[in-house]
RNA sequence: GGGGUUGUAGCUUAGCUGGUAAAGCGUCGCAUUCGCAUUGCGGAGACCGCCGGUUCGACUCCGGUCAACUCCA
Numbered sequence: 001g002g003g004g005u006u007g008u009a010g011c012u013u014a015g016c017u018g019g020u021a022a023a024g025c026g027u028c029g030c031a032u033u034c035g036c037a038u039u040g041c042g043g044a045g046a047c048c049g050c051c052g053g054u055u056c057g058a059c060u061c062c063g064g065u066c067a068a069c070u071c072c073a
Base pairs, nucleotide, nucleotide: 001072002071003070004069005068006067007066010025011024012023013022019056027043028042029041030040031039049065050064051063052062053061
């Protein structure tokens, strides 16, 4: 220098051929307990690495760029 894969809540992941982002753990509140843990119920939390384009509409398509891993030179 060239190719490939990945980049979504604090963490680990899901998201089918574009249509308004889901779960587990964690966290907060309530109930339960003498108290803690467990359990049950409820809540907050990501506009999807970044920038731009296509489209009525993009996490999903296209271009550029950054980072991690990897292959070639």

This is a predicted structure of a 73-nucleotide RNA (transfer RNA) from a Candidatus Dojkabacteria bacterium. It matches the Rfam family "tRNA". Rfam classes the family as a transfer RNA. It was read from a public genome assembly. The prediction has a mean pLDDT of 81.